c-di-GMP-I-GGC riboswitch aptamer from a Candidatus Hebobacteria bacterium, 89 nucleotides, folded computationally.
The model forms 90% of the base pairs in the Rfam consensus.
Model confidence (mean pLDDT): 89 of 100.
The sequence was found by an Rfam model in a public genome assembly.
RNA sequence: CCCGAUAAAGGCAAACCCGCCGAAAGACGGGGACGCAAAGCCGUGGGUCUAACGCUAGCUGACUAGCCAUGACUGCCAGGCUGCCGAAG
Numbered sequence: 001c002c003c004g005a006u007a008a009a010g011g012c013a014a015a016c017c018c019g020c021c022g023a024a025a026g027a028c029g030g031g032g033a034c035g036c037a038a039a040g041c042c043g044u045g046g047g048u049c050u051a052a053c054g055c056u057a058g059c060u061g062a063c064u065a066g067c068c069a070u071g072a073c074u075g076c077c078a079g080g081c082u083g084c085c086g087a088a089g
Stems, first nucleotide, its partner, number of pairs: 002089001003086002011036002016031004021026001034075001040081003044078003047073003054067005
C1' cells in the first nucleotide's frame, strides 16, 4: 500500500413520527435505527425524481394536457479530494 475481522475506540443514520422551508422533487432541526469502512466532502459523467418559470396545443376565459432543469438525489453507479483503526492474508 492492497485489504477489511463476530477486534478496540469512536462516527454516520434508512423507514417512520413531529416541527419547519419549498410549487414539487426534496432540504433542514428533533426523535428514531434499517443499514454503512468512507453512509466524510465535490452534482464532474451516467442514471433517477420533480416541473415552478417558459414553450406548444386546446379553450372566450378560468383552466387542462404535453414538453422542458435552470430545481433536486452522492444511502443508485462511476470519477476526483481527504481520512480513524489494524487481525488474517